[in-house]
Molecule: transfer RNA
Organism: Auricularia subglabra TFB-10046 SS5
RNA sequence: GCCCGGCUGGCCAAAUGGCAAGGCGUCUGCUUCCUAAGCAGAAGAUUGUGGGUUCAAUCCCCACGUCGGGUA
Numbered sequence: 001g002c003c004c005g006g007c008u009g010g011c012c013a014a015a016u017g018g019c020a021a022g023g024c025g026u027c028u029g030c031u032u033c034c035u036a037a038g039c040a041g042a043a044g045a046u047u048g049u050g051g052g053u054u055c056a057a058u059c060c061c062c063a064c065g066u067c068g069g070g071u072a
Base pairs, nucleotide, nucleotide: 001071002070003069004068005067006066007065010024011023012022018055026042027041028040029039030038048064049063050062051061052060
């Protein structure tokens, strides 16, 4: 250089064009003498960046960035 894959809350991770799921963590309450565990609830995402297609994009197309792998 070329080819392939990843990028989504603090972390992990799902969603094959129609309101972005779940787990851990965080916060609040219940429980407990206290802590942990358990139970209930809440907050937290401009979906890596910039364009394009579409009535509508996490999803399709292009470029770029970054990480990993392959190839010489």